[in-house]
RNA sequence: UGAACGCUAGCUACAGGUUAAACACAUGCAAGUCGAGGGGCAGCAUGAAGUUUGCUUGCAAACUUUGAUGGCGACCGGCGCACGGGUGAGUAACGCGUAUCCAACCUACCUCUAACUAAGGAAUAGCCCGUUGAAAGACGGAUUAAUGCCUUAUGUUCUUCUUUUGCAGGCAUCUAAUGAAGAGUAAAGACUUGUUGGUUAGAGAUGGGGAUGCGUCCGAUUAGCUUGACGGUGAGGUAACGGCUCACCGUGGCGACGAUCGGUAGGGGUUCUGAGAGGAAGGUCCCCCACAUUGGAACUGAGACACGGUCCAAACUCCUACGGGAGGCAGCAGUGAGGAAUAUUGGUCAAUGGACGGAAGUCUGAACCAGCCAAGUAGCGUGCAGGAUGACGGCCCUAUGGGUUGUAAACUGCUUUUAUGUGGGGAUAAAGUUCGGGACGUGUCCUGAUUUGCAGGUACCACAUGAAUAAGGACCGGCUAAUUCCGUGCCAGCAGCCGCGGUAAUACGGAAGGUCCGGGCGUUAUCCGGAUUUAUUGGGUUUAAAGGGAGCGUAGGCUGUCUGGUAAGCGUGUUGUGAAAUGUAGGCGCUCAACGUCUGAAUUGCAGCGCGAACUACCGGACUUGAGUGCGCAGGAAGUAGGCGGAAUUUGUGGUGUAGCGGUGAAAUGCUUAGAUAUCACGAAGAACUCCGAUUGCGAAGGCAGCUUACUGUAGCGUUACUGACGCUGAAGUUCGAAAGCGCGGGUAUCGAACAGGAUUAGAUACCCUGGUAGUCCGCGCGGUAAACGAUGGAUGCUCGCUGUCAGCGAUAUAAUGUUGGUGGCCAAGCGAAAGCGUUAAGCAUCCCACCUGGGGAGUACGCCGGCAACGGUGAAACUCAAAGGAAUUGACGGGGGCCCGCACAAGCGGAGGAACAUGUGGUUUAAUUCGAUGAUACGCGAGGAACCUUACCCGGGCUUGAAUUGCAGAGGAAAGAUCCAGAGAUGGUGAUGCCCUUCGGGGUCUCUGUGAAGGUGCUGCAUGGUUGUCGUCAGCUCGUGCCGUGAGGUGUCGGCUUAAGUGCCAUAACGAGCGCAACCCCUUUUCGUAGUUGCCAUCAGGUGAUGCUGGGCACUCUGCGGAUACUGCCACCGUAAGGUGUGAGGAAGGUGGGGAUGACGUCAAAUCAGCACGGCCCUUACGUCCGGGGCUACACACGUGUUACAAUGGGGCAUACAGAGAGUUGUCUGCCGGCAACGUCAGUCUAAUCCUUAAAGUGCCUCUCAGUUCGGACUGGGGUCUGCAACCCGACCCCACGAAGCUGGAUUCGCUAGUAAUCGCGCAUCAGCCAUGGCGCGGUUGAAUACGUUCCCGGGCCUUGUACACACCGCCCGUCAAGCCAUGAAAGCCGGGGGCGCCUGAAGUCCGUGACCGCGAGGGUCGGCCUAAGGUGAAACCGGUGAUUGGGGC
Repeated sequence: UGAACGCUAGCUACAGGUUAAACACAUGCAAGUCGAGGGGCAGCAUGAAGUUUGCUUGCAAACUUUGAUGGCGACCGGCGCACGGGUGAGUAACGCGUAUCCAACCUACCUCUAACUAAGGAAUAGCCCGUUGAAAGACGGAUUAAUGCCUUAUGUUCUUCUUUUGCAGGCAUCUAAUGAAGAGUAAAGACUUGUUGGUUAGAGAUGGGGAUGCGUCCGAUUAGCUUGACGGUGAGGUAACGGCUCACCGUGGCGACGAUCGGUAGGGGUUCUGAGAGGAAGGUCCCCCACAUUGGAACUGAGACACGGUCCAAACUCCUACGGGAGGCAGCAGUGAGGAAUAUUGGUCAAUGGACGGAAGUCUGAACCAGCCAAGUAGCGUGCAGGAUGACGGCCCUAUGGGUUGUAAACUGCUUUUAUGUGGGGAUAAAGUUCGGGACGUGUCCUGAUUUGCAGGUACCACAUGAAUAAGGACCGGCUAAUUCCGUGCCAGCAGCCGCGGUAAUACGGAAGGUCCGGGCGUUAUCCGGAUUUAUUGGGUUUAAAGGGAGCGUAGGCUGUCUGGUAAGCGUGUUGUGAAAUGUAGGCGCUCAACGUCUGAAUUGCAGCGCGAACUACCGGACUUGAGUGCGCAGGAAGUAGGCGGAAUUUGUGGUGUAGCGGUGAAAUGCUUAGAUAUCACGAAGAACUCCGAUUGCGAAGGCAGCUUACUGUAGCGUUACUGACGCUGAAGUUCGAAAGCGCGGGUAUCGAACAGGAUUAGAUACCCUGGUAGUCCGCGCGGUAAACGAUGGAUGCUCGCUGUCAGCGAUAUAAUGUUGGUGGCCAAGCGAAAGCGUUAAGCAUCCCACCUGGGGAGUACGCCGGCAACGGUGAAACUCAAAGGAAUUGACGGGGGCCCGCACAAGCGGAGGAACAUGUGGUUUAAUUCGAUGAUACGCGAGGAACCUUACCCGGGCUUGAAUUGCAGAGGAAAGAUCCAGAGAUGGUGAUGCCCUUCGGGGUCUCUGUGAAGGUGCUGCAUGGUUGUCGUCAGCUCGUGCCGUGAGGUGUCGGCUUAAGUGCCAUAACGAGCGCAACCCCUUUUCGUAGUUGCCAUCAGGUGAUGCUGGGCACUCUGCGGAUACUGCCACCGUAAGGUGUGAGGAAGGUGGGGAUGACGUCAAAUCAGCACGGCCCUUACGUCCGGGGCUACACACGUGUUACAAUGGGGCAUACAGAGAGUUGUCUGCCGGCAACGUCAGUCUAAUCCUUAAAGUGCCUCUCAGUUCGGACUGGGGUCUGCAACCCGACCCCACGAAGCUGGAUUCGCUAGUAAUCGCGCAUCAGCCAUGGCGCGGUUGAAUACGUUCCCGGGCCUUGUACACACCGCCCGUCAAGCCAUGAAAGCCGGGGGCGCCUGAAGUCCGUGACCGCGAGGGUCGGCCUAAGGUGAAACCGGUGAUUGGGGC
């Protein structure tokens, strides 16, 4: 908002209600009236007369006659029907709006003025009689009236025409007052007898007609249109002007200021929105227009070309006797249809208004009322006050106290609008009409009586009853006011935009609570706003979209100084108009408000008349600075045409000369013994002009380069002689316009698209190489585009500077310097989103042109124009996305750059990858092979000990407040339990024995029962805490204040040097600081002090087979504690310094001495819910728990980590030397004895600097002699030992026997820079035992090699650069193809539409013509003609739909 839909709905007032099918309509009503115009009398009523009946004189009834009366159907006549009411189809137009004009016009009814209203006549409807038809109706005859019609008379100061006069008008043409003469034209009566009507003429009022200026939508992919067309003369026609029509004459008229054509549309007052300017709309109300089923036409009339009239044509519907007829709701109701959607077949003429009438009155779907509809606006109500155990219930949280719903409810008191009932109220809107009386101004007022109300017994008032009858909708992630729980689990769904939902959803659904509005609330649609996002107010164009490729120039726009005039623009005053309503200000009336009404201002507009003259304009006059000309000077790769030149290249001939040349990253194709390449000489050809040469110069741009000549053009400087605004820009137009391309004719040396070959490659229709056609060059034409760029249109003026350079001029000392014009760099102000621009502007201003308006589709399609073609110019839409884009910032990345580091490479040593075994993982298998860890950063990892247990897995058997813990209540005195029985065991049964303390109140403990908690190695490490890995022990990560930037952010932290290090120094818009680095801590190396047992033994003494064994001692070693030492401190050199260098000195140690602990901000949703803790979810006679057995130990295979080896630097045997650290009484170990041994018996040591406690490699001697071995030890057989309830699955060890693979390991790969690698043994944790070859430690008088160096691989740090990346290169992203969907172009055709043109036919009708017919006549009829609607036909153009197939496009 004229709305619709969803949910909901108490009342009142006011206003509103088919936006679509101008689709079709059943039925009723919507325009009649007048008897005071007329003839009449069908029907009704009355009277009179007659007849008959009932009967009672008379009355009543019936019938007949009579227009005598009231009245009146139909008819003649008058007025009205042209108003009122509806609709918006058509119309882009003088249709509408506004202003002006008509000396070019009309106007019934109404008002005023003047005059008149005489004498006659003929018809006709009705009625009546006939004919015909189904009907509608038609026809004939007879008769008749009028305010119907006709004839005659009169007709003035009237009017028309002719002649004449000529005041006046803005008046030349012209018109024309007035006067005179001539010709012509009227009438109607009626009644209540004083009213009304009629005729002519003039004036007015009202209504209409016409003309003109201005305004009035979109499209140029519509650019030319027009023959009555434009004008003139004459005529016709009209109320009137006019090509309105006709005859003739002329050739005009409109158009870029948008004609014509196409599309759309009734216009205005106004309405919505907006600060305004504007934008959008035109429903209700008012004005105008147009239309009345479609098209055409006239008649009547004052007025129509007529919604409820006529004629014709067409379509449709209906009736029919088939011959023919009837109809028009876009009037009010109503029906069907269409549609998302819009009402009653209501009442009344009481009021307002209209028609007729003298009036009463009649008619009036105009109008006034009522009905329906929350469809809008406004008002009222659904109660008010008190009431806390803050009730119950619900919901949520929780520290279990509580919070919230919530004074809400219940309950108590009060009120009664509304509701219901009863009663009052003929309230207001009423004024009029009729009758009577009075007044004055004869049509008004006053007064008495009478009568008139649809709505309606309505509004309103009173009383009674009783909180009684009355609340919902949407929303709660942000925008946007308002949050929690449950359910769901990228499902279901939401969504205006962003977006939400994948197991903790404030976003879905429900609930509770809250928020907003409230008889409504939401959704959808549409318009304006926000949007300065079409920018007049009020935008832009270097890089975001956007400057035309450039010049000349037409129209147009804009335009120097001074002066005079005019007054168009402009300013101001005033007059007219700008309808009312609306809007607005102030009053007033409905109880208030909405609403209504009165008054004012406003209506920003248009027109007229004055005044003014600054500015614009116009008409004159003058000026010189803009512009141009002259004269002089010097400059330039400016253009066109001609001539000339050398070098190079290729090629020809000849000579010399011999095997290759050429080419590339490397090659090959190619050339060459027929002599190439190379080289020399002589020729030929074509093209291009080395050096000079430069941010150089010239040109409008494209562009222009050897030298020279001719012709042509332009800029600059100097001079100030001349002209006197002659200027700037520039749509169209025209000219020029690189390269490639096209046509014709030449030319062709080089280079070289296409093409061929060789390479490269996964491929290589490329990059590289060898060839090579068009072309490249010239002439003449065409074409007209480029990143045609300064991505910056032209012109003019103004606005700080510094520094180069080119051309000229002045001055000067060959300088510095001044000035004009160009060409560069850097900057102030200013501008700019920033980057940047900055007197050569992108600054400040003026003028003109061009262009832009989200990305894609697309510079595409269609159309048109140009072109030989290629193609160019102009240039959309459907559809689709929520972005595309610019500049800058921080990161990350780069097969970008610079600097630096690391066992990163390199240089080395030793391994892994091959074998056997051990162990872990994957896979497979299985009843189960429990679970987790998976690039680096999983895989001898969780596990620092799986036979049972562990154990979480599987099978089977049991239990259910439960295996364990605990609160409360009750009961009990037991609990426990040897033994025996059943059973695989759990378990069940049996059952000797059997409480403690006490203040005597009770307490403790245990069992049973009930109850509340349980329990879960079930899920989620992507809900978490804690802990950990990794980048990485890499040198980084930040903050405060200040400064810079619109901001993100930067600076500091950058730069130079230095360091292991953001370590330090210097510099510095930064100055400081924090977390990291370093240091502080621990171990180790040296030393001092102190202390001295279990350690030590130099000295003294004693003793032994021997030993610190003993007394004694604390010097040494050692142990513990506390100190010291190392800092580039000293020297030399280098360096500003920091610091660096040195076989430097000194020193135990030298430049952080070595090692450890220590891990910044953060990254990987890294790992772990199975170590622990914890939110949520799940299970509860089981996913809990107990027990027996099995499994985690499986085995075609693959991988990781290790052990042992392959041997002589070795194996075996014998002898023998030297550690450190650590554990130990359910234990370690010693000794004797037994056993070959594992080990066993007995005795003993150590609760530990005391014992365990012998290290091994090594060393010495012997043996083996290169072999599958005296290497290697797997596997297997036999026999044992030990632990343990138990060694079958599934333990370790010992002995004897057996004696496998393996002879040093492919591609590849790991660790390590010094007491390190390598090698050798020792110990510990876990643990009954042990699958330990693992892990963590310890030491060895065992102990190396190598590092030139930073090119490369990997990782990292800093600076810088590019970026379309930010999940950050494991990123992003392009095109074809495949599948689906969508819109669109082309297309043989097919179908439809509106408009125009030609021809044919041509109704009704006006007009014109017309001897015979009709009529006394006026006239009519007939016939013919012109024009024309509709129709037929033809050829074209335009628009739309569809179309096999096909093209690209989008998702």
This is a predicted structure of a 1451-nucleotide RNA (small-subunit ribosomal RNA) from an uncultured bacterium. The sequence is in RNAcentral, with records from Greengenes. Its mean pLDDT, the model's own confidence on a scale to 100, is 81.